[in-house]
RNA sequence: GGAGACGUGGCUGAGUGGCCGAAAGCACAUCUUUGCUAAAGAUGCGAACUCGAAAGGGUUCCGUGGGUUCGAAUCCCACCGUCUCCGCCA
Numbered sequence: 001g002g003a004g005a006c007g008u009g010g011c012u013g014a015g016u017g018g019c020c021g022a023a024a025g026c027a028c029a030u031c032u033u034u035g036c037u038a039a040a041g042a043u044g045c046g047a048a049c050u051c052g053a054a055a056g057g058g059u060u061c062c063g064u065g066g067g068u069u070c071g072a073a074u075c076c077c078a079c080c081g082u083c084u085c086c087g088c089c090a
Base pairs, nucleotide, nucleotide: 001086002085003084004083005082006081007080010026011025012024018070028044029043030042031041032040046061047060048059049058050057051056063079064078065077066076067075
């Protein structure tokens, strides 16, 4: 340099243009169980900003920036990064 695959919560990772701010697992928090742990079970669990006394709401965010569309994590373009293969130089 050429070709291809990929980038989603703390981690792994699923994800037909609408039912998605997002499955499932792990981790974590609280609780149950136990004399105490572990195991098991139940519930909860992304972040930032914002409204609210609280409970609870609102907005934005799927690598970054644009575009298409009534509507984008999903389609298109550019860039950034990771991985694989091929080639070149040394």

Predicted 3D model of a 90-nucleotide RNA (transfer RNA) from an uncultured Puniceicoccaceae bacterium. The prediction has a mean pLDDT of 80. Its Rfam family is "tRNA". From the family's description: Transfer RNA (tRNA) molecules are approximately 80 nucleotides in length. By type it is a transfer RNA.